Predicted 3D model of a 496-nucleotide part of an RNA (small-subunit ribosomal RNA, 3' major domain) from a metagenome. RNAcentral holds the full RNA, with entries from SILVA.
Context: one part of a larger RNA
Formats: sequence, structure tokens, C1' cells
RNA sequence: UGACGGGGGCCCGCACAAGCGGUGGAACAUGUGGUUUAAUUCGAUGCUACGCGAAAAACCUCACCUGGGCUUGACAUGUAAGCAGUAGAGAAAUGAAAGUGGAUCGAACCGUCAAGUCGGUAACUUACACAGGUGCUGCAUGGCUGUCGUCAGCUCGUGUCGUGAGAUGUUGGGUUAAGUCCCGCAACGAGCGCAACCAUUGCCCUAUGUUGCCACUCUGGUGUCUCGAAAGAGGCAUCGGAAGCACUCUUAGGGGACUGCCUGGGACAACCAGGAGGAAGGUGGAGAUGACGUCAAGUCAGUACGGCCUCUAUGCCCAGGGCUACACACUUGUUACAAUGGUUACUACAAAGGGUUGCCAACCCGCGAGGGGGAGCUAAUCUCAAAAAAGUAGCCUCAGUUCGGAUAGGAGUCUGCAAUUUGACUCCUUGAAGCCGGAAUCGCUAGUAAUGGUGGAUCAGCACGCCACCGUGAAUACGUUCCCGGGCCUUGUACA
Repeated sequence: UGACGGGGGCCCGCACAAGCGGUGGAACAUGUGGUUUAAUUCGAUGCUACGCGAAAAACCUCACCUGGGCUUGACAUGUAAGCAGUAGAGAAAUGAAAGUGGAUCGAACCGUCAAGUCGGUAACUUACACAGGUGCUGCAUGGCUGUCGUCAGCUCGUGUCGUGAGAUGUUGGGUUAAGUCCCGCAACGAGCGCAACCAUUGCCCUAUGUUGCCACUCUGGUGUCUCGAAAGAGGCAUCGGAAGCACUCUUAGGGGACUGCCUGGGACAACCAGGAGGAAGGUGGAGAUGACGUCAAGUCAGUACGGCCUCUAUGCCCAGGGCUACACACUUGUUACAAUGGUUACUACAAAGGGUUGCCAACCCGCGAGGGGGAGCUAAUCUCAAAAAAGUAGCCUCAGUUCGGAUAGGAGUCUGCAAUUUGACUCCUUGAAGCCGGAAUCGCUAGUAAUGGUGGAUCAGCACGCCACCGUGAAUACGUUCCCGGGCCUUGUACA
């Protein structure tokens, strides 16, 4: 100087407390361990592995296993020699395929020549350098990432002090989300962090006006009501058109919040408490942004790269299997155990996205998955598209039930060369465990938790996962004694 302490002081954080909802019990999904296996490829392993790499394992992927084949090789560059019936295409036969096989057809470019005549190029063959390797080492590395932690820290120059290691500054008094700011001080300044600058959301103004909007005005159709004998007139509802850009919205540019104003406290400071005005108030909300460093943390299987290993195999091609096994244990989820519910019918209100190898309307068929059909759309135009919870009305009446849906049998649909191992979905039947979960343990402080649906990436097909979107919408926080983690000062130490 650090590190540590079941030392002290101060402070913070969903850390505890106060609350709400879960996990741990059930079934299933998923990952992992273990076991099994010819193989169940590999990696990730306290927090910081375990719905993780994987934003899609039927083939492919693929690295694993079994079997069949190839050896300058599936791919690159170079050297030497050969090379016109050459390169290339390729029938029969054989085979699971890869491949083997080779009937038959049969070139190109440059120069040259009577002539594919000759020489060369390309290609091919042979030989050699080499290729290849998801083989090893993340403890040889780059790059990227996790974590402490969006915690408030980490340092430097000059000066001063100390023999020196070092100290000071950075400590102290206040204050802050903050080494944030103020005051003081042998320090004075500065850098990386903090904050701000960036984009998003919330309010206003200006501009903009199609594909968006429809208040006012005009107008066409349909239905209905009133008046009328009729013609017709008027009102209301609805579907269009014109005109219009008021409104909503789109997309640009501005404004707006700064403790600016007031009161009180405070050292007349920084700042704190309250108030006014305001769409918004003291960082408005939520993002991106991660200092010096720690863990020889993770990754040689994303790519790159040193070294090592392999070279008729640890390379390459192919068929089939496996990664999907199953006494068991754990993780993360989904669905429930019901009446704040289930079910039937009717009726509202979103946002954000995707779409031409695509999204697919109307209409028809099918109980349905779906099939037919073909309009429109490269999209503010057409379409996916039905939002669901909510609401209204009816039934169920506390039961292993009209709860719950596992499992199983049958019949089908779709994608795809191909659903047996091993896809998703539909219909009929079946109807298991489960009546709120021990010890323990997790998340969350507001448009949050909880709850309801929607979209997207991956993708032929396959989502209870992931990433986004909107609807409904709480409870509680006395407080910091205690548990966990962290920051600053100080103290002890036989530790470095």
C1' cells in the first nucleotide's frame, strides 16, 4: 500500500421488511446429470452452465455409429511429362446410393497449314509440391462475450512531505442518483468514467395531403318513417362519388423543463421541503452507451491464428441409423386443480409487424384440419386478420363434476423424394394424475406485478421457447435491527 475480520462509523440496492403472484406436490414440454447404447457427436457446470451455443436434428444440417466406395482427392495454386477421337455428353449392365462401367455422339481459343497438318492454351491423365481435418491445446493467442456493475470509482502531470516503499491531491464539513456540486485544506490542474450530446415516447406550433381523414357543403343508390289520391317532398339510417385538409394520422422542421418563479430551511453556498403555472417537475418515462481492472471466467465448433497431430485417413462421397433411448435426479416453462369459473349464442374496442418461390379476398364443398376458386396487392391502396380477455343473455350448482385434459383406439388433412424409427394439425371415442402443494426458494415499486390476446425471426413443414406489440390493470414500502451484495472513512492483523 492492499486484502481480510462472526472490528467500528456513514451510505446504497426488490437486499431485508410491507405486499402481490409464483416455483418446490400433479400431467406434459424442454434442457442437463445419470444410466443405457454400435452411436446416443461436441461444447457450456455456484452466483456468471442447465427453453444455454441451437432464430427450427425426418433427409440435409452432422461433427457420432454401422456398412459401401475414392486417394493430388469435394476445393486452391504451382512445376514437369503426356495429350484429337482429346475436353465434354453419356446408352446397356451392376448397385441401397455413391459409384463402377463404357456402346455411341463429340468440341473450343491463338498462331500455322493444301489438310483438326503442326505447335501452344484451356481441359484431361500421370508424377510431385501440396490440398483437407467441427482433430488437440481458450493454460500459446487475436477478436468477441459474461460477471462484479450503469457500481462510482480508476489514474496522471507538476509541486510539497517522507531515507524509502509511498503519501498528498481523491481526506474533512455539507450535499447528490453520481469523485454530483459547494465550502475548507500543500496543493494546483488534467484524463478515463458520472452527467450531457444520440434515437424513442409524452404536449404545442408550422409545413405536408395520397394510398390517410370526412367536420361543413353538394350529389347518386338502397331501406324505412311522415305528408300526399298520385307524381313527388321531407326526416332518419346505411353504402358510394365530388369538393375539402378542419380534425385524426403520416413525415419533416421548430418550441417546451432550466430548480426558471414563489415561500421556508441551510453557512448569505451547494442543496433540501412545499407551492404556483404547466401536457410534463426536479435525471419526466423507457433505451443505446459498461472506466482501470477481477475471475489463467467462456469460446481453437462462427471466423482468424502459433504450436502439435493426421495424410489410401483423424481427409472426401454415399445409404441406413443416432443426436428423439429411459428404473431415476435436477433446471426452466406450459396446462390445471375450478363458480372472480366452465360452456353456448350474440355484440364491441388495439398496437406493432409480415407478404411476389409470397400474402391470399368474394364465392362453393367439407363437422373440421383443409380443398376448390380466382379478384387484388412489390402494399397508409390488396391481404394475413378473427384480436382475446371485457360486455349482454341462457345453461351448469360444488361433484373428481358440463372442472381437468394426459394416455390410448379409430378415421383423416397438410408439408415434403420420403412422416416406420421421429412432424404438425383435425374429427369421433377414451377420459389418467390433479381438490392449491413439506423443508426451502424466485420475480416484481406503476401503466409495474398479475392477467388477455396479436405479430415476427428461424422455417418446405414443425414453438408451451425466444424477440417485439397492444388490451385490462392492482397491492404495499413503518423502517434499516437482521440476511445478501456493494461504496467511502477508520481500526486490528503472525496474510501478500
Its mean pLDDT, the model's own confidence on a scale to 100, is 83.